[in-house]
Molecule: transfer RNA
Organism: Fibrobacter sp. UBA4373
RNA sequence: GGGGAUAUAGCUCAGUUGGUAGAGCGAUAGGUUCGCAAUCUAUAGGUCAGGGGUUCGACUCCCCUUAUCUCCA
Numbered sequence: 001g002g003g004g005a006u007a008u009a010g011c012u013c014a015g016u017u018g019g020u021a022g023a024g025c026g027a028u029a030g031g032u033u034c035g036c037a038a039u040c041u042a043u044a045g046g047u048c049a050g051g052g053g054u055u056c057g058a059c060u061c062c063c064c065u066u067a068u069c070u071c072c073a
C1' cells in the first nucleotide's frame, strides 16, 4: 500500500424483508430468610463508532472517515 471482518446497554452478544431497539450477566429497589447465600418480581441503563446520501421512514441500503482484528505484498 491492497483485500476482508468487526463496532448495538457497564460486560458478553442477538436483531428475520427497511416499519416502536432486545436477551443473558451485572447495577438499584422490593418480596421470601434471624441474617448471608440463593431465588422471584420490578425499575433504571442505548446520540446502534462518527459524518453524509437514498427513502414517507435507516442499526439495516450506498459513500467517506476513525478504531480494532486478520490475510496478501
Base pairs, nucleotide, nucleotide: 001072002071003070004069005068006067007066010025011024012023013022019056027043028042029041030040031039032038049065050064051063052062053061